[in-house]
Context: one part of a larger RNA
RNA sequence: CUGGGCGUAAAGCGCGCGUAGGCGGUAUUGUAAGUGGGAUGUGAAAGCCCCGGGCUCAACCUGGGAACAGCAUUCCAAACUGCAAAACUAGAGUAUGGUAGAGGGAAGUGGAAUUUCAGGUGUAGCGGUGAAAUGCGUAGAGAUCUGAAGGAACACCAGUGGCGAAGGCGACUUCCUGGACCAAUACUGACGCUGAGGUGCGAAAGCGUGGGGAGCAAAAAGGAUUAGAUACCCGGGUAGUCCACGCCGUAAACGAUGGCAACGAGCCGGGGGAGAGCUGAGGAUCGGUAGGGGCGAAGCUAACGCGAUAAGUUGACCGCCUGGGGAGUACGGUCGCAAGAUUAAAACUC
Numbered sequence: 001c002u003g004g005g006c007g008u009a010a011a012g013c014g015c016g017c018g019u020a021g022g023c024g025g026u027a028u029u030g031u032a033a034g035u036g037g038g039a040u041g042u043g044a045a046a047g048c049c050c051c052g053g054g055c056u057c058a059a060c061c062u063g064g065g066a067a068c069a070g071c072a073u074u075c076c077a078a079a080c081u082g083c084a085a086a087a088c089u090a091g092a093g094u095a096u097g098g099u100a101g102a103g104g105g106a107a108g109u110g111g112a113a114u115u116u117c118a119g120g121u122g123u124a125g126c127g128g129u130g131a132a133a134u135g136c137g138u139a140g141a142g143a144u145c146u147g148a149a150g151g152a153a154c155a156c157c158a159g160u161g162g163c164g165a166a167g168g169c170g171a172c173u174u175c176c177u178g179g180a181c182c183a184a185u186a187c188u189g190a191c192g193c194u195g196a197g198g199u200g201c202g203a204a205a206g207c208g209u210g211g212g213g214a215g216c217a218a219a220a221a222g223g224a225u226u227a228g229a230u231a232c233c234c235g236g237g238u239a240g241u242c243c244a245c246g247c248c249g250u251a252a253a254c255g256a257u258g259g260c261a262a263c264g265a266g267c268c269g270g271g272g273g274a275g276a277g278c279u280g281a282g283g284a285u286c287g288g289u290a291g292g293g294g295c296g297a298a299g300c301u302a303a304c305g306c307g308a309u310a311a312g313u314u315g316a317c318c319g320c321c322u323g324g325g326g327a328g329u330a331c332g333g334u335c336g337c338a339a340g341a342u343u344a345a346a347a348c349u350c
Stems, first nucleotide, its partner, number of pairs: 003322004007304002012318001014201004021194003025088002028085004033081002035077008049065006091191001092188004096183004103177007110154001115149007125136002162169002206247006215241002222234002258317001260315004266295003272289001275286002278283001299306002323350003332343004
């Protein structure tokens, strides 16, 4: 180098963008680097192989022949790959007109509720639990009414509904902004796919500086429970949760399923948009489209299951696996303020 694999057995990078590289549509001409064929030279001897010979045989020795991957030079071929030129439109993209959407960022606004404060009414309990107690309350609580403050989250709508590459996104309004889809034409003319490195984004927790702090709540402390109770239950409660800026870079970051393309039975339901003929104008029906679900043919699978959103049949590209433990650890490197992250062994042992 080669093999077999990666939903659940070990194995898909958390997700994009993209450099090198790898791979690449249709038709024409040229070229001849790859490719195929011929010739010449070289490919030492010994060895291996074939046919003989010599030691009584063999090993061994010995004669002749064949073979040798390849390399160099040269000639021929031109299908395929490459290269060059000039074309094409089926891939990809641009323009035009529409559509849906919790896609992203910023500013502003709203109501319900919790809490606190102030005031009114009012009196002895409230709260909590399996039962209690700690706790709150005659300095007037809880209940109830009015007002105010402040923070956080947005009930119903709400849906195996929608959007986003992923993380994720849910009150309303405005501004800025990304993507997708549909219909019909026009245009560019392979501009494509993947992507080692690289670079950006990346839940929660955590960290730095400055704010904010209603509710909830690690830690620490109290009451119970218990043999004990460093817990589960209860009353309080600080970081944190929120905002701005900067770090961290992880996750059961999951569909435990890399992205792209092609091909290959159907049936059902829900969301988007365009079309057709019906309309009683509410809407239902029909066929084509991109997305998201359920069930299933063939096929696949160890089975479970998957089944046009494949785990089917194929192609090109990347990542990863190679018995368990030691260990995602040590050491070293890189990154980080730190926490730590990333890269990543071995001895030993079963």
Molecule: small-subunit ribosomal RNA, central domain
Organism: uncultured prokaryote